This is a predicted structure of a 399-nucleotide RNA (Bacterial RNase P class A) from a Zoogloeaceae bacterium. RNAcentral holds the sequence, with entries from ENA. It is recorded under the gene name rnpB. Its Rfam family is "Bacterial RNase P class A". Rfam's curators write: Ribonuclease P (RNase P) is a ubiquitous endoribonuclease, found in archaea, bacteria and eukarya as well as chloroplasts and mitochondria. Rfam classes the family as a ribozyme.

RNA sequence: GGAGUGGGUCAGGCAGCCGCUGCCUGUUCAGAAUUCUGUUCUGAGCGGGGGGAGGAAAGUCCGGGCUUCGCAGGGCAGGAUGCUGGCUAACGGCCAGGCGUUAUAAGUCUGUAACAAGACCCAAGGCGACGGAAAGUGCAACAGAGAACAGACCGCCGAUGGCUCCGCAAGGAGAUCAGGCAAGGGUGAAACGGUGGAGUAAGCGCCCACCGCAGGACUGGCAACAGGACUGGCAUGGCAAACCCCAUCCGAAGCAAGACCAAAUAGGGAAGCACACGGCGUGGCCCGCGCCGCUUCCGGGUAGGUCGCUUGAGCCGCGCAGCAAUGCGCGGCCUAGAGGAAUGGCUGCCAGAGGAUGCAAAUUCUCUACAGAACCCGGCUUAUCGACCGACUCCCCCU
Numbered sequence: 001g002g003a004g005u006g007g008g009u010c011a012g013g014c015a016g017c018c019g020c021u022g023c024c025u026g027u028u029c030a031g032a033a034u035u036c037u038g039u040u041c042u043g044a045g046c047g048g049g050g051g052g053a054g055g056a057a058a059g060u061c062c063g064g065g066c067u068u069c070g071c072a073g074g075g076c077a078g079g080a081u082g083c084u085g086g087c088u089a090a091c092g093g094c095c096a097g098g099c100g101u102u103a104u105a106a107g108u109c110u111g112u113a114a115c116a117a118g119a120c121c122c123a124a125g126g127c128g129a130c131g132g133a134a135a136g137u138g139c140a141a142c143a144g145a146g147a148a149c150a151g152a153c154c155g156c157c158g159a160u161g162g163c164u165c166c167g168c169a170a171g172g173a174g175a176u177c178a179g180g181c182a183a184g185g186g187u188g189a190a191a192c193g194g195u196g197g198a199g200u201a202a203g204c205g206c207c208c209a210c211c212g213c214a215g216g217a218c219u220g221g222c223a224a225c226a227g228g229a230c231u232g233g234c235a236u237g238g239c240a241a242a243c244c245c246c247a248u249c250c251g252a253a254g255c256a257a258g259a260c261c262a263a264a265u266a267g268g269g270a271a272g273c274a275c276a277c278g279g280c281g282u283g284g285c286c287c288g289c290g291c292c293g294c295u296u297c298c299g300g301g302u303a304g305g306u307c308g309c310u311u312g313a314g315c316c317g318c319g320c321a322g323c324a325a326u327g328c329g330c331g332g333c334c335u336a337g338a339g340g341a342a343u344g345g346c347u348g349c350c351a352g353a354g355g356a357u358g359c360a361a362a363u364u365c366u367c368u369a370c371a372g373a374a375c376c377c378g379g380c381u382u383a384u385c386g387a388c389c390g391a392c393u394c395c396c397c398c399u
Base pairs, nucleotide, nucleotide: 001395002394003393004392005391007389008388009387010386012350013349014348015347016346017345018344020052021051023049024048025047026046027045028044029043030042031041032040033039034038054370058381059380061379062378063377064376065375066254067253068252069251078250079249080248081247082246083097084096085095086094087093098130099128100127101126102125107120108119109118110117131245132244136243137242138239139238153185154184155181156180157179160178161177163174164173165172166171193211194210195209196208197207212234213232214231215230218227219226220225258307259306260305261304268298269297270296271295272294273293278292279291280290281289282288314333315332316331317330318329319328320327321326351368352367353366354365355364356363357362
């Protein structure tokens, strides 16, 4: 310098004017309280100062704080997670590592006149529900002979037993009835190791060499795992994103959680005073029966109000430990708290993108990514115009 991969930061800028919503403060007025002419509180008007969306505020998919209920503790059921180690308040998150898989550049080989093309090996990377199939149950459509301790359609053989023929006999020939085999063909996603040889009637790890596979002393590593002397003729094939088994974790509901203050009306309780007249109901009337009073206090609870509410696993900088995630120490800072819910609009200049005119210079017009807090925090996922800055891998050049 080039190619590729993967991260972080910002989220149009400046100025002026007019608004919206909290906070602080000055002043005026009104109301209330009181230690009564001075203070305090509340509300309204007019001023001043300062604050006011995000990296995702989103989806509400995980995890935690906080709150109420339940709760000695444990178990069943149910749910979630699942390679190893670490981080964390916790996690299905993050960091580091292992294994598998995928694929490109580069490289190697074949190939070419040179390309092309193909194969191998595959960087940084991407992806992985990556515990258990030798506990049990179950499943495998279609095709196929056969789908689990299997099977014979085509095929190979017919050594052995039987059959036919020849032969005096020994024996030979033929067909393939019984039977043997699974090499080759064929089906399938998958057919009970592969290639070659020896052997055989034909065959078969039946035997042998190499490859694969299984076990494995030992070595390295905290571990996952890697290497592996040696041994074994090869075995109990797949699916757990089927039930299931194993290990770990999980109480439920959520700020409309909840806590406090507290009218009017109705109803409840207690105390005191009245207990007589009257009223109402029992269809009407009579009798009888039942109910109904006033005052003060108390508690529950509604409207309404206050708190919860933003100082917190907080942010920034530096140092130390660690590969890193992260932790510790020091210094500095306070950065929206509304609640039918504010955070907006206009103008000018600049920046970027697009269109039109123009030979050009330039002029003019339009637009400013995705999106918008609602108790808070850590993640994941999704949306996103662009700008800037590190990191990693490979190749080339120079020193």